[in-house]
Context: one part of a larger RNA
Molecule: small-subunit ribosomal RNA, 5' domain
Organism: uncultured organism
């Protein structure tokens, strides 16, 4: 010094922190929706328009939140670079012409225990598909290729293309980044070239052919361990140790693999396959993934509520009203840590009682108590009562903080130690026993070292012990 634990004890407040172990398994609830100002339909209706529902469609589910298993790596840190992409946002330029065919929902029939489907028919769109136009792009300068969507309403907002910006992302390189040589050789897409493919993009990234290279004692390869840095802690510093909380980057989402959609994922609460496990089943087949917030079992020395609210901040959608948000704001639990306060103040005897001790005279506890005079912090009771909220409305916290009044010393002190190191000493018990102990060492009949008592010392709502680091 600590994310601590254990023992004894425990009054209050503020601010933090709280599974370090089993990346073990999870009951239950919630954690990502939103838009009717894109679209058709159904139900309800006060027949004015609305509300609700599933569906098509758009945007968002790639953020936010969790964890540290893997990773010794361009992963991270720092500095540079060129061959790239970028939804929403900002700026500038231009455009938005004219057509078509479907599919859900719905209806009918029908399969299945369920999950979920099948066939036929109808239908809309900002869903889908041709045509036109073309700044742009490609080009052998002949040419080739490439877009759009409307809605509400009278002013907005959309849609498409191009150029730039901002922010974001991908890629490459220099340097730095633990231990072991009782690991000395490693490597065939391996190293380079040509051509082709591929990607948003450079590249053996992939493939064919050719050459035989490439790395390594300045430690390759192999093995072990480990997320990295800002920081934290210690130290005068250099350095050492560490990487909880907070903020940056990376990786992961039962285990392994794969792609789809998309501006962005190879996607925690999406899809598919395999595996293990759990559950449902009519045995034909299906469902699931808390390393989100709570919570449960287990493991463990050990770590909290199945709380309140979207009022604030922020995010998604929406023109907006608004809806959603276990992000977040708060409350609850825990002396886990730090900080602050209190448990009373003054006067009060050559000094009560009790207790301890004694050479029996006394000495100590000790102004300590009692008693008297005060005060009112905290806690308590009653009354008032916010800021946080922005022009109006809107406060979970919360009748909280805070203010006023009242009553009353009343409700609030322990823990460790006292042989030396090391501040603090006597009596009794015990008798190498029982026991103590961090080291030296105490105990075998007068023990300042064991156990109890009185007294003392040190800290104090804590005090000791243990673990770990400097």
């Nucleotide at each position: 010094a600590u994310g601590a634990a254990c023992g004894c004890u425990g009054g209050c407040g503020g601010u933090c922190u709280g599974c370090u172990u089993a990346a073990c398994a999870c009951a239950u609830g919630c954690a990502a929706g939103u838009c009717g100002a894109a679209c058709g339909c159904a139900a309800c209706u006060u027949c004015g328009g609305g509300u609700u529902g599933a569906g098509u469609g758009g945007c968002g589910g790639a953020c936010g939140g969790g964890u540290g298993a893997g990773u010794a790596a361009c992963g991270c840190g720092u500095g540079a670079g060129a061959a790239u992409c970028u939804g929403c946002c900002u700026u500038g330029g231009g455009g938005u012409c004219g057509g078509g065919g479907a599919c859900a929902a719905c209806c009918a029939c029908u399969g299945g225990a369920a999950a979920c489907g099948g066939u036929g028919g109808c239908u809309a769109a900002u869903a889908c598909c041709g045509g036109a136009u073309a700044a742009g792009c490609c080009u052998u300068u002949g040419g080739g290729u490439a877009a759009a969507a409307g809605a509400u309403u009278u002013a907005u907002u959309g849609c498409c293309c191009c150029a730039a910006g901002a922010g974001g992302a991908g890629c490459u390189c220099g340097c730095g980044u633990c231990u072991g040589a009782u690991u000395a050789g490693c490597u065939a897409g391996u190293u380079g070239g040509u051509g082709a493919g591929g990607u948003a993009a450079a590249a053996g990234c992939u493939c064919a052919c050719c050459a035989a290279g490439g790395c390594a004692g300045c430690g390759a390869u192999c093995a072990g361990u480990a997320g990295c840095g800002g920081g934290u802690u210690u130290g005068a510093g250099a350095g050492g140790a560490u990487g909880a909380u907070c903020a940056g980057c990376c990786a992961c989402a039962a285990u392994g693999g794969a792609a789809c959609u998309g501006a962005g994922a190879c996607a925690c609460g999406g899809u598919c396959c395999a595996u293990a496990c759990u559950c449902c089943u009519a045995c034909g087949g299906g469902a699931g993934g808390c390393a989100g917030c709570a919570g449960u079992a287990g493991g463990g020395a050990a770590u909290u509520u199945u709380g309140c609210g979207c009022a604030a901040u922020g995010g998604g959608c929406g023109a907006a009203a608004g809806c959603c948000u276990g992000a977040c704001g708060c409350a609850g639990c825990a002396a886990c840590a730090c900080c602050g306060c209190g448990u009373g103040a003054g006067u009060g005897a050559u000094g009560a009682a009790g207790c301890u001790u004694u050479u029996c005279g006394g000495a100590g506890u000790g102004u300590a108590a009692a008693a008297c005079u005060c005060u009112g912090u905290c806690a308590g009771u009653g009354g008032g009562g916010a800021c946080g909220a922005a022009a109006a409305a809107u406060g979970a916290c919360g009748g909280u903080a805070c203010c006023c009044a009242c009553a009353a010393a009343g409700g609030a002190a322990g823990c460790a130690c006292c042989g030396g190191c090391u501040a603090a000493c006597u009596c009794c018990g015990u008798g190498c026993c029982a026991g103590c102990a961090g080291c030296c060492g105490c105990g075998g009949u007068a023990a300042g070292a064991c156990g109890g008592a009185g007294g003392g010392u040190g800290c104090a709502a804590g005090c000791g012990u243990u673990g770990u680091c400097c």